[in-house]
């Protein structure tokens, strides 16, 4: 510079057009003599920015970033 990829909660990761599963952590409860296990409930007005497409966008599409890999 030129092509693939990845970006989602404090951490891991799923969802590929109909409103964001799931584990770890955390907070509150509930058992217990305490602790710990256990077990209920919470816990991402928005998913790397910014635009567009669409009744509807994490998801299609453009631009731009930040990170890995190849090529020169």
């Nucleotide at each position: 510079u030129g092509g693939g990829g990845a970006g989602u909660a404090g951490c891991c990761a799923a969802g590929c057009g109909g409103u964001a599963a799931g584990g770890c952590a955390g907070a509150g409860g509930c058992c217990u003599u305490u602790g710990g296990a256990g077990c209920c409930u919470c816990c991402a007005u928005u998913c790397g920015u910014a635009g567009g497409u669409u009744c509807g966008a994490a998801u299609c599409c453009u631009a731009c970033c930040u990170c890995c890999c190849c090529a020169g």
This is a predicted structure of a 72-nucleotide RNA (transfer RNA) from a Candidatus Doudnabacteria bacterium. Rfam family: tRNA. The family's RNA type in Rfam is transfer RNA. The source organism's lineage runs through Bacteria, Bacteria candidate phyla and Candidatus Doudnaibacteriota. The coordinates come from a structure-prediction model, not an experiment, and the mean pLDDT is 80.